[in-house]
RNA sequence: GCGGGGGUGGCAGAGGGGCUAUGCGUCCGGCUGCAGACCGGAGGACCUGGGUUCAAAUCCCAGCCCCCGCU
Numbered sequence: 001g002c003g004g005g006g007g008u009g010g011c012a013g014a015g016g017g018g019c020u021a022u023g024c025g026u027c028c029g030g031c032u033g034c035a036g037a038c039c040g041g042a043g044g045a046c047c048u049g050g051g052u053u054c055a056a057a058u059c060c061c062a063g064c065c066c067c068c069g070c071u
Stems, first nucleotide, its partner, number of pairs: 001070007010024003018054001026042005047063005
């Protein structure tokens, strides 16, 4: 330099146009003598900038970063 894959809550990790999973953690409540376990609930996210669309985490373009391969 070229090609491919990826970047999503504090962490892990799905989702590939309309509904923002799930687990762990955090907070609140229940339970308990206190806690743990268990049960119920809450908060919290789409790498950056443009574009398309009524609507974008999702499609397109550019950039940045990570991984793999080729040279």
The RNA shown here (transfer RNA) has 71 nucleotides and comes from an archaeon.
The prediction has a mean pLDDT of 84.
Rfam family: tRNA.